[in-house]
Context: one part of a larger RNA
């Protein structure tokens, strides 16, 4: 000097990013328990008391209660054996999970919703045969997205998706009237291996007009992808603008929250909590870029969550300091 422990004046978090980490709380029995609540909780709340042994009664011999005597510093006397609270964010909750850095606010739920699917169903694996779904039948199955519960969920169908329409435009193969080209018995040119003509056939080129769905077009449709302005003036102090003008938009954020896990600027400004608070609570709202099932605001209960602050404890620190064992060092 390491590491496991044990004790530490005063003081008690001044340490640290942070009470990490010790520490204190602790069985039972008896009183006694707030807000808040979905009336089940919260609740072991919190905070008090008692606890050993001897006797006597009560009693039923057990346990439990009463008198009433004793000793100890200290009677759950070892060991075992919640630390409480105030306030806020988040996910309602039990429960899942990165096996070997993340347990978590992530996933998943119950519940809500939208949306395919009449059975040889939709959906899925497979070339298929065949299987799942399911020996199920719309109170059923798949698929999306939200996520107990309350109170609710506003405006836009231009765009992009799906849905239904079918008058008109467009629109493939296919087959097709025509029309043209090539081969071509054979015929003419006295003959020729040249020239010109050619029935049928084959074999191509255009091709009117026909020709489905789709795309154009019409219309609905947000718990479908999404989207939800800008300038310019006005009130009898000043500021501000209920109110008026104009552009643009498919409409131009509605309740609600709001410097938030979202606020750049910003340690925003006011109030509490501190002697002093970039955190932390309640409030303004000038939302760089909130917003309503990518759900919006609440919410009891509930968490090894995350954030403040207190109470109560402590060698976490003021500041060190002494013991025990073990290594580690020196000697042998």
């Nucleotide at each position: 000097c390491u590491c496991u422990c044990u004790c530490u004046a005063a003081g008690g978090a001044a340490c640290u990013c942070g009470g990490c980490a010790a520490a204190a709380u602790a069985g039972c029995c008896c009183c006694g328990u707030a807000a808040c609540u979905u009336c089940a909780g919260g609740a072991a709340a919190a905070g008090g008391g008692g606890u050993g042994c001897c006797u006597c009664c009560u009693c039923a011999c057990a346990a439990a209660g009463g008198g009433g005597g004793u000793c100890g510093c200290a009677g759950u006397a070892a060991c075992c054996a919640g630390g409480c609270u105030c306030g806020g964010g988040c996910g309602a909750c039990u429960a899942u999970u990165u096996a070997c850095c993340a347990a978590a606010a992530a996933c998943a739920c119950a519940g809500g919703u939208c949306u395919c699917c009449g059975c040889a169903a939709a959906g899925u694996c497979g070339u298929a045969a065949g299987a799942c779904c399911a020996u199920g039948u719309a109170a059923g199955g798949g698929g999306g997205c939200u996520g107990a519960u309350g109170c609710c969920u506003g405006c836009c169908c231009a765009a992009u998706g799906c849905c239904a329409g079918a008058a008109g435009g467009u629109c493939a193969a296919g087959g097709a009237a025509g029309u043209u080209g090539g081969u071509g018995a054979c015929c003419u040119g006295a003959u020729g291996a040249c020239a010109g003509g050619g029935c049928a056939u084959c074999c191509g080129g255009c091709g009117a007009g026909u020709g489905a769905a789709g795309c154009c077009c019409c219309g609905g449709u947000g718990a479908a992808c999404g989207g939800c302005g800008g300038u310019c003036a006005u009130a009898a102090c000043u500021a501000u603008a209920a109110c008026g003008g104009u552009c643009c938009u498919a409409a131009g954020g509605u309740a609600g929250c709001g410097a938030a896990g979202u606020u750049c600027c910003u340690u925003g400004u006011c109030g509490g909590g501190u002697a002093u608070g970039u955190u932390c609570c309640g409030a303004c709202c000038c939302g760089c870029a909130u917003g309503a099932a990518a759900g919006g605001c609440a919410u009891a209960a509930u968490g090894a969550u995350c954030c403040u602050g207190g109470c109560a404890u402590u060698g976490u620190c003021u500041c060190g300091g002494a013991g025990a064992g073990a290594g580690g060092c020196u000697c042998g």
Description
A computed fold for a 332-nucleotide part of an RNA from Nicotiana attenuata, annotated as large-subunit ribosomal RNA, domain IV. Its Rfam family is "Bacterial large subunit ribosomal RNA". The family has 102 seed sequences and 51,934 matches in Rfam 15.1. Lineage of the source: Eukaryota > Streptophytina > eudicotyledons > asterids > Nicotiana. The coordinates come from a structure-prediction model, not an experiment, and the mean pLDDT is 88. The RNAcentral record of the full RNA draws on Rfam.